Overview
Transfer RNA from Sphaerospermopsis sp. LEGE 00249, 72 nucleotides, folded computationally. The source organism's lineage runs through Bacteria, Bacillati, Cyanophyceae, Aphanizomenonaceae and Sphaerospermopsis.
[in-house]
């Protein structure tokens, strides 16, 4: 230089154009002499960034960033 994919909760990942979730951390409790472990709840979100289409977009279009393979 072409291309091709990937970006969502601290992490690992889900989500037909119609309420953005789950698992594991975190955090509170509950059990334990006491610490794990088990068990129960809660929390947590500018959906990489911008503009576009739509009554609505995380999804679909377009630029743009970043990373990952692949061709030269």
């Nucleotide at each position: 230089g072409g291309g091709u994919g990937a970006u969502u909760a601290g992490c690992u990942c889900a989500a037909c154009g119609g309420c953005a979730g789950a698992g594991c951390a975190u955090c509170g409790g509950a059990c334990u002499c006491u610490u794990a472990a088990u068990c129960c709840g809660c929390u947590g979100g500018u959906u990489c960034u911008g503009a576009g289409u739509u009554c609505a977009a995380a999804u679909c279009u377009c630029a743009g960033a970043u990373c990952a393979c692949c061709c030269a």
Its Rfam family is "tRNA". Rfam's curators write: Transfer RNA (tRNA) molecules are approximately 80 nucleotides in length. Its family is annotated with triplet codon-amino acid adaptor activity in the Gene Ontology.